Predicted 3D model of an 82-nucleotide RNA (c-di-GMP-I riboswitch aptamer) from Candidatus Contendobacter sp. The sequence was found by an Rfam model in a public genome assembly. Model confidence (mean pLDDT): 80 of 100. Rfam family: c-di-GMP-I riboswitch aptamer. Rfam links the family to the GO term cyclic-di-GMP binding.
[in-house]
RNA sequence: AAUGUGUAAAGCCAAACUUACCGCAAGGUAGGGGCGGAAAGUUACGGAUCCUGAGGGAUCCCAGGACAGCCGGACUGCCGAC
Numbered sequence: 001a002a003u004g005u006g007u008a009a010a011g012c013c014a015a016a017c018u019u020a021c022c023g024c025a026a027g028g029u030a031g032g033g034g035c036g037g038a039a040a041g042u043u044a045c046g047g048a049u050c051c052u053g054a055g056g057g058a059u060c061c062c063a064g065g066a067c068a069g070c071c072g073g074a075c076u077g078c079c080g081a082c
Stems, first nucleotide, its partner, number of pairs: 006079001012037002017032006035069001041075003045072003049066005055061002
């Protein structure tokens, strides 16, 4: 250095639920919490899903939005026992 391995250690993230605030909503931010995670880091590019419409020719489509802890793509990346 490479490959394999992840209860070796150190450190990291944080589901449900909950409190406050923001948003019409999906949902978001912060605190508590901890189900899990080796990309649960970044990115709405493709698909899925969800919300709003005082849009349409309406089991669909269109416009705007949400979601990266649903799947794929792209970019980047920590530790290193044995």